The RNA shown here (transfer RNA) has 76 nucleotides and comes from a Minisyncoccales bacterium. The source organism's lineage runs through Bacteria, Bacillati, Minisyncoccota, Minisyncoccia and Minisyncoccales. The RNAcentral record of the sequence draws on ENA.
[in-house]
RNA sequence: GGGUCCGUAGUGUAGCUCGGAUUAACACGCCACUCUGUCACAGUGGAGAUCGCGGGUUCAAAUCCCGUCGGACCCG
Numbered sequence: 001g002g003g004u005c006c007g008u009a010g011u012g013u014a015g016c017u018c019g020g021a022u023u024a025a026c027a028c029g030c031c032a033c034u035c036u037g038u039c040a041c042a043g044u045g046g047a048g049a050u051c052g053c054g055g056g057u058u059c060a061a062a063u064c065c066c067g068u069c070g071g072a073c074c075c076g
Stems, first nucleotide, its partner, number of pairs: 001075007010028004020059001030046005052068005
């Protein structure tokens, strides 16, 4: 230099193939309440991601297209 894959709450993942209307879901973690003599467990509720970044297509983009950054692997 060329190619493939990955990047989504604090952490780990799903959703992307085939765009769909809404609130981006799940587990752990965090906060509050209930329960308990206390903690833990359990239950209820809540906060937290503008989907790596920028642009484009579209009525509508986490999803499609282009560029770019970071990571892993392969080729030279």